Context: one part of a larger RNA
Molecule: large-subunit ribosomal RNA, domain IV
Organism: marine metagenome
RNA sequence: ACCUCCUCAAGGAACUCGGCAAAAUUGCCCUGUAUCCUCGGUAGAAAGGGCGCCGGACUUCGUGUCCGGCCGCAGUGAAAAAGGCCAACCGACUGUUUAGCAAAAACACAGCUCUCUGCAAACACGCAAGUGGAAGUAUAGGGAGUGACUUGUGACCAAUGCGGAAAGGUUAACGUCUGAGGUGAGAGCUUCGGGCCAAAGCCCCCGUGAAUGUCGGCCGUAACUAUAACGGUCCUAAGGUAGCGAAAUUCCUUGUCGGGUAAGUUCCGACCUGCACGAAUCAAGCAACGAGUUGGCCACUGUCUCGAGGAGGUGCUCA
Numbered sequence: 001a002c003c004u005c006c007u008c009a010a011g012g013a014a015c016u017c018g019g020c021a022a023a024a025u026u027g028c029c030c031u032g033u034a035u036c037c038u039c040g041g042u043a044g045a046a047a048g049g050g051c052g053c054c055g056g057a058c059u060u061c062g063u064g065u066c067c068g069g070c071c072g073c074a075g076u077g078a079a080a081a082a083g084g085c086c087a088a089c090c091g092a093c094u095g096u097u098u099a100g101c102a103a104a105a106a107c108a109c110a111g112c113u114c115u116c117u118g119c120a121a122a123c124a125c126g127c128a129a130g131u132g133g134a135a136g137u138a139u140a141g142g143g144a145g146u147g148a149c150u151u152g153u154g155a156c157c158a159a160u161g162c163g164g165a166a167a168g169g170u171u172a173a174c175g176u177c178u179g180a181g182g183u184g185a186g187a188g189c190u191u192c193g194g195g196c197c198a199a200a201g202c203c204c205c206c207g208u209g210a211a212u213g214u215c216g217g218c219c220g221u222a223a224c225u226a227u228a229a230c231g232g233u234c235c236u237a238a239g240g241u242a243g244c245g246a247a248a249u250u251c252c253u254u255g256u257c258g259g260g261u262a263a264g265u266u267c268c269g270a271c272c273u274g275c276a277c278g279a280a281u282c283a284a285g286c287a288a289c290g291a292g293u294u295g296g297c298c299a300c301u302g303u304c305u306c307g308a309g310g311a312g313g314u315g316c317u318c319a
Base pairs, nucleotide, nucleotide: 001314002313003312004311005310006309007308008307010305011304014303019300027051028050029049030048031047036041038148052070053069054068055067056066057065058064083298084297085296086295087294088293089292090290091289095107096106111146112145113144114143115142116141117140123132124131125130149285150284151283152282154215155214156213159212160211161208162207163206164205168203169202170201175196176195177194178193179192180191181190182189183188216234217233218232219231220230243277244274255271256270257269258268259267
């Protein structure tokens, strides 16, 4: 010097990206317990009190209750053993995951929806036989999306996809009829062409959004101003509904206002000018839950002001 520990005056987060680390809380009994809530919870909420020994009384015999008194110096007991609160975001939850830098807001999940499948099922593996599905049978099985619950889930079928459709158009070979050429004595062989017939597909038509997806612009207008309920016009398949909104989404931006602080690019509540939210690639809420993310408060502390002392170990030096 470093490592692992122990202690500290006054202060108490001033440290720092950030209370990281440490400290603090901790057992049992009693009292008591807000808000919210899906009425189950939240809750061990929070916040308080008690705990040893001796004597006496009572006793439901539980060394239980009550009363009085005493000790609390050292050691032991001694190990185990919650810090709490207020808000916001995300994900409902318990679970799962990058064996070896990520445990999460990612995955899964119950629930919801669409779609396929009538059984020798769909689908999957296999050249096949066959097997799984399933010794199951639509309250079943496969595929896809969403992801508890509550309230909802708007417009567009033009494009793409999918489904349907006994018409029509287009469309190959085969078939049929026919024309011409080459060769040949002929039969024939062969080459080129035309008509008709002719499947799926495509075109055409209809449907379909919890299918892939998409969801406008300009101009004017109210008796201050401003704004525009209103009007005009262009384009479109249709022009973003409800709800939410500087958001895990807001560039300008530390937007503006309010709150919290002496002071707040973060945080909370609003506003709406949404660069570039938006409805199962779900929207908005939401009790409970979380080694999740963010902000604040109390308690607590060597994180710090600012360092000091001690124990053990390693290194180094000498023997």